This is a predicted structure of an 84-nucleotide RNA (transfer RNA) from a Candidatus Uhrbacteria bacterium. It matches the Rfam family "tRNA". By type it is a transfer RNA. It was read from a public genome assembly. Taxonomically the source falls in Candidatus Uhriibacteriota (Bacteria, Bacteria candidate phyla).
RNA sequence: GGGCGAGUGGCGGAACUGGCAUACGCGCUGGCCUUAGAAGCCAGUGGAGUAAAAUCCUUGUGGGUUCAAGUCCCACCUCGCCCA
Numbered sequence: 001g002g003g004c005g006a007g008u009g010g011c012g013g014a015a016c017u018g019g020c021a022u023a024c025g026c027g028c029u030g031g032c033c034u035u036a037g038a039a040g041c042c043a044g045u046g047g048a049g050u051a052a053a054a055u056c057c058u059u060g061u062g063g064g065u066u067c068a069a070g071u072c073c074c075a076c077c078u079c080g081c082c083c084a
Base pairs, nucleotide, nucleotide: 001083002082003081004080005079006078007077010026011025012024019067027045028044029043030042031041032040046057047056048055060076061075062074063073064072
C1' cells in the first nucleotide's frame, strides 16, 4: 500500500427485514436477611438538566439517503486478521 472484519450506557453484550436504542448479564444504589459481613432474595439504575418535573443529548467522528438510520451509502479515525 491492498482486502476483510470490529467500534452501542461504568463493563460484557443484544437489537431479526430500516420502525419503542440501551434487552440480558455484571457492576452500582436502596431494602430484606445477619451480632456484623459474605451469599441469597426484592426494587431501582443511559447521560445532562431540575427542588421535583419539563426539556435536551446519546450507537468511534463528520456528512448523505429516507417520513424514519445502531442498521443503508460516502469520507475519515482507532483496533484486529490476511495479502504484498